[in-house]
RNAcentral holds the full RNA, with entries from ENA and SILVA. This is a predicted structure of a 351-nucleotide part of an RNA (small-subunit ribosomal RNA, central domain) from an uncultured bacterium. Rfam family: Bacterial small subunit ribosomal RNA. Model confidence (mean pLDDT): 90 of 100.
Context: one part of a larger RNA
RNA sequence: CUGGGCGUAAAGAGCUCGUAGGCGGUUUGUCGCGUCGGAUGUGAAAACCCGGGGCUUAACUCCGGGCCUGCAUUCGAUACGGGCUGACUAGAGUUCGGCAGGGGAGACUGGAAUUCCUGGUGUAGCGGUGAAAUGCGCAGAUAUCAGGAGGAACACCGGUGGCGAAGGCGGGUCUCUGGGCCGAUACUGACGCUGAGGAGCGAAAGCGUGGGGAGCGAACAGGAUUAGAUACCCUGGUAGUCCACGCCGUAAACGUUGGGCGCUAGGUGUGGGGUCCCUUCCACGGGUUCCGUGCCGUAGCUAACGCAUUAAGCGCCCCGCCUGGGGAGUACGGCCGCAAGGCUAAAACUC
Numbered sequence: 001c002u003g004g005g006c007g008u009a010a011a012g013a014g015c016u017c018g019u020a021g022g023c024g025g026u027u028u029g030u031c032g033c034g035u036c037g038g039a040u041g042u043g044a045a046a047a048c049c050c051g052g053g054g055c056u057u058a059a060c061u062c063c064g065g066g067c068c069u070g071c072a073u074u075c076g077a078u079a080c081g082g083g084c085u086g087a088c089u090a091g092a093g094u095u096c097g098g099c100a101g102g103g104g105a106g107a108c109u110g111g112a113a114u115u116c117c118u119g120g121u122g123u124a125g126c127g128g129u130g131a132a133a134u135g136c137g138c139a140g141a142u143a144u145c146a147g148g149a150g151g152a153a154c155a156c157c158g159g160u161g162g163c164g165a166a167g168g169c170g171g172g173u174c175u176c177u178g179g180g181c182c183g184a185u186a187c188u189g190a191c192g193c194u195g196a197g198g199a200g201c202g203a204a205a206g207c208g209u210g211g212g213g214a215g216c217g218a219a220c221a222g223g224a225u226u227a228g229a230u231a232c233c234c235u236g237g238u239a240g241u242c243c244a245c246g247c248c249g250u251a252a253a254c255g256u257u258g259g260g261c262g263c264u265a266g267g268u269g270u271g272g273g274g275u276c277c278c279u280u281c282c283a284c285g286g287g288u289u290c291c292g293u294g295c296c297g298u299a300g301c302u303a304a305c306g307c308a309u310u311a312a313g314c315g316c317c318c319c320g321c322c323u324g325g326g327g328a329g330u331a332c333g334g335c336c337g338c339a340a341g342g343c344u345a346a347a348a349c350u351c
Base pairs, nucleotide, nucleotide: 003323004322005321006320007305008304012319014201015200016199017198021194022193023192025088026087027086029084030083031082033081034080035077036076037075038074039073040072041071042070048066049065050064051063052062053061054060091191092188093187094186095184096183097182098181099180103177104176105175106174107173108172109171110154115149116148117147118146119145120144121143125136126135162169163168206247207246208245209244210243211242215241216240220236221235222234223233258318259317260316261315262314263313266296267295268294269293270292271291272290273289274288275287276286277285300307301306324351325350326349333344334343335342336341
C1' cells in the first nucleotide's frame, strides 16, 4: 500500500530488439462510446441525518422529509478524450551528396621483445633479495655474435581523443558488413514513444570436444621471513591464459544516475560536419550553426555532498524497482544448466 521514493540512505533490470498493453502532432466533416445536463422508473424495510408527535423526561417509539453517491430508459449538449472519414507536414522514416571512426566478421601479413634449439667467441660464475637461500653453471652457464623454431601481445602515434546499445574495441593490408553525423529538402504522410511476457547480445572466471602452449601463472613443490606463515618476498610450476565449435549468463555489467520528448543564463577546452569573413589561392586565424565529449558556473534542486542545456532543474508519457536490521538473495517448489551454479523467492526466530 489511492502515500512517499530510487547518484551516495532501501530502490534503475547488464544491454538491445520487440508482442500485448499504456500513451500519442496540426486540421475538416461525422457519430455521440467516454464526458456533461434534464426527465422518468428503480434504488425494500430498518439503521443514519433533519423537522415534528407519543409514553411525566430520556432511552425507546411513531409520522414526514432527506440520504441510498447506483443502475436502466429517454430527451438534449459536443469543448475535450474516442470511433469513422478527408486533408496537412513541424514528429518519424525514405532518397540524394559528402564526412569521421581501435564498430563487427574472415583471410593474409610486419617488426621489436621474451623463451627454446644449433653453431662461433669466451670464461667462472650467473641469478635472485631488505639480506639470503632454493635454482642454473667446468657435461662450459651468464655475457656476446650469427642462424633457426614457436607462441602471445602490438612500444612510439595515444589524447578526461574516437567508435559501439551494452559487454567492449588499438601493428598493417584486403574482402564482406552494421550504425552515426552534416548538408540538400525530392518523396511517404503520424508510419511515433515506451514496453508486462518473449527473443537476442553479454567482461573475467568456469565447463565440454579437439588443437596450441613462448611469456605469465591459481593449485602444487622448494627456499626464505616469522613465535607460527597453509601468506606477503624468491626459485620452479600444472590447469588456465591463445584458436575452433558448443555451453555458462554472472560482475563495483558503475555515470552505483531506465528510455523518449519539450522547456530553462552563460564561460572555456576538445572531436566530426556545414557556412561566412580574412587571405591572390592553400594553410593558419576569427565569427556562426548542427552533432558528440570534458571542465567551470547562474537560476532552480538537494539532508548534505553535489547536480546544473550531457540535470540530480521545470513538465508530460511508458517500463523496472524499494518499503527497518539480521535470518537471506538463503530454504522449499518450479524453470534453466553437463557441472559449477543461475533465475524466481519466503517463513519461524531475533534485535